[in-house]
The RNA shown here (transfer RNA) has 72 nucleotides and comes from a Myxococcota bacterium. Taxonomically the source falls in Myxococcota (Bacteria, Pseudomonadati). Model confidence (mean pLDDT): 85 of 100. Its Rfam family is "tRNA". It is annotated as a transfer RNA. From the family's description: Transfer RNA (tRNA) molecules are approximately 80 nucleotides in length. RNAcentral records the identical sequence in 3 taxa. The RNAcentral record of the sequence draws on ENA and MGnify.
């Protein structure tokens, strides 16, 4: 240099065109002499950055970024 792939909640990763979820992990309450486990309820995301396509984009195309594979 060239080809792919991956980037979404703190983490670990679903969600392939119609309102962003799980699981661990935090808060609160319950349980208990306490803690652990265990139950209920909550918080927490400009879906890497920029543009295009479309009523409508986390998603589809184009570009930068950055990781990590493969060929030179």
């Nucleotide at each position: 240099g060239g080809g792919c792939g991956c980037a979404u909640a703190a983490c670990u990763c679903a969600g392939c065109g119609g309102u962003a979820g799980a699981g661990u992990g935090c808060g609160u309450c319950c349980u208990u002499c306490a803690c652990a486990c265990g139950g209920a309820c909550g918080a927490a995301g400009u879906c890497g950055g920029g543009g295009g396509u479309c009523c409508g984009a986390a998603u589809c195309c184009c570009u930068c970024u950055g990781c990590g594979c493969c060929c030179a």